[in-house]
């Protein structure tokens, strides 16, 4: 120092639920609260997905559109604890 990832220490993170807050939503965040997770730490680079406020379009319903999200969907990038085999 690369790869790997133990029925090992040591710590760390926290799904669904139910909760105040914030947002048009989608989703974010505080509290509970553990389904899991070796990057489940951090960037929306690429694909994908999700919402549709403003906007266009319609006589309405309603269509379309990301400049809104998701990193706990699959690549990428950075950066980081421990050391059984």
């Nucleotide at each position: 120092a690369a790869a790997c990832g133990a029925a090992a220490a040591a710590g760390g993170c926290a799904a669904a639920g139910c909760u105040g807050c914030c947002g048009a939503a989608a989703g974010g965040u505080g509290g509970u609260g553990a389904c899991g997770c070796a990057a489940a730490g951090c960037c929306g680079c690429g694909g994908g997905u999700c919402u549709a406020a403003a906007g266009u379009u319609g006589a309405a319903a309603a269509a379309c559109c990301a400049u809104g999200a998701c990193a706990g969907c699959c690549g990428g990038g950075c950066u980081g604890c421990c050391g059984a085999a």